[in-house]
């Protein structure tokens, strides 16, 4: 340099055009002498940045950035 893939909550991730979800974690309440377990609940996301298509974009297209893999190049 070329090709392919990935980027969503603190972490791991689902969602492939129509109200952004789950598990773990955090916090609160209950239970306990207390802790843990267990039960109930709460908060937490400008869906990597920008632009486009569309009535409507996490989803499709372009671009940029980051990460990974392969190929090429290089003494």
């Nucleotide at each position: 340099g070329c090709g392919c893939g990935c980027u969503u909550a603190g972490c791991u991730u689902a969602g492939u055009g129509g109200c952004a979800g789950a598990g773990c974690g955090a916090c609160u309440c209950g239970u306990u002498u207390a802790c843990a377990u267990c039960g109930a609940g709460u908060a937490g996301g400008u869906c990597g940045g920008g632009g486009g298509u569309u009535c409507g974009a996490u989803u499709c297209c372009c671009u940029c950035a980051g990460c990974g893999c392969g190929c090429a190049c290089c003494a």